The RNA shown here (c-di-AMP riboswitch aptamer (ydaO/yuaA leader)) has 185 nucleotides and comes from uncultured Mitsuokella sp. It matches the Rfam family "c-di-AMP riboswitch aptamer (ydaO/yuaA leader)". Its family is annotated with cyclic-di-AMP binding and regulation of gene expression in the Gene Ontology. Rfam's curators write: This family represents a conserved RNA structure found upstream of the ydaO and yuaA genes in Bacillus subtilis and related genes in other bacteria. Taxonomically the source falls in Mitsuokella (Bacteria, Bacillati, Bacillota, Negativicutes). The sequence is in RNAcentral, with records from MGnify.

RNA sequence: AGCCGAGUCCAGCCCAGGAGCGGGGGAACCAGGAUGGGUAAGCGGGAAACCGAACUGCUCAUCAAGUUAUUGGGGUGAACAAGCGGAAAGCGGUGUCAGGCAAAAGCCUUUCAUGGCGGAACGCUUGAGGGUGGCCUUCUCCACCCUAACCCGGCAGCUAACCUCGUAGGCGAAAAAAGAGAGGA
Numbered sequence: 001a002g003c004c005g006a007g008u009c010c011a012g013c014c015c016a017g018g019a020g021c022g023g024g025g026g027a028a029c030c031a032g033g034a035u036g037g038g039u040a041a042g043c044g045g046g047a048a049a050c051c052g053a054a055c056u057g058c059u060c061a062u063c064a065a066g067u068u069a070u071u072g073g074g075g076u077g078a079a080c081a082a083g084c085g086g087a088a089a090g091c092g093g094u095g096u097c098a099g100g101c102a103a104a105a106g107c108c109u110u111u112c113a114u115g116g117c118g119g120a121a122c123g124c125u126u127g128a129g130g131g132u133g134g135c136c137u138u139c140u141c142c143a144c145c146c147u148a149a150c151c152c153g154g155c156a157g158c159u160a161a162c163c164u165c166g167u168a169g170g171c172g173a174a175a176a177a178a179g180a181g182a183g184g185a
Base pairs, nucleotide, nucleotide: 002171003170004169008019009018010017020167021166022165023164024163025162030157033063034062035061036060037059038058039057041056042055043052044051045050072155073152074151075150076149080127081126082125083124084123085122090117091116093114094113095112098109099108100107101106128147129146130145131144132143133142136184137183138182139181140180141179
């Protein structure tokens, strides 16, 4: 030069910020378990008053689920899912050496052996997601990479108005070189 990312530009150093670009919270409508009772707005009948109660709605009760938390819930982000191997922590069973308590039944600790549940780190595979490939953009193919980290603090679906926050950090060629096709400019 360029790349990841929302993370740039202007103003100012006396107040203090502004624009742009990103994120979060936040109505109605919609979306959010089961059973039973009530109601009668929607619904059916009737000319109407009224009648009915299967379904939608509203409401009450009970049950389930979740819940004071080493595994509840949620957010930024591409950073997820499944399978196989591997086996740590942890939790039991059976037999057995020994000790203790007990009238006994049994209980506790513990040596050794055996097997059961469990599934951390790590590795591989598949799928899914993301990035780069040089004039710029979109799509397809191909190639090469990534699939982290952090935060809220018991709490948040969507969501107009409204409220509020961020505008970082990290890579990196300079010798040459910068994948192919289609379309656009």